[in-house]
RNA sequence: GCCCUCGUAGCAUAGCGGCUAUUGCGGCGGACUUGUAAUCCGCAGGUCGCGAGUUCAAUUCUCGCCGAGGGCU
Numbered sequence: 001g002c003c004c005u006c007g008u009a010g011c012a013u014a015g016c017g018g019c020u021a022u023u024g025c026g027g028c029g030g031a032c033u034u035g036u037a038a039u040c041c042g043c044a045g046g047u048c049g050c051g052a053g054u055u056c057a058a059u060u061c062u063c064g065c066c067g068a069g070g071g072c073u
Stems, first nucleotide, its partner, number of pairs: 001072007010025003018056001027043005049065005
């Protein structure tokens, strides 16, 4: 330098162009317990890497850039 895959909440992860963006762990509150753990219920937490384009509508498609991983030379 070229090619491929990926970037979504603190961490991990799902998401056939249209729902209030999913789930687990973690956090907070409550129930239960003599108390803790476990279990159960509820809540908060997201510029969907950044910018542009296509579209009535983009996390999803296209382009550029940035970052991570892998391959080739």
Transfer RNA from a Candidatus Woesearchaeota archaeon, 73 nucleotides, folded computationally. The prediction has a mean pLDDT of 83. It matches the Rfam family "tRNA".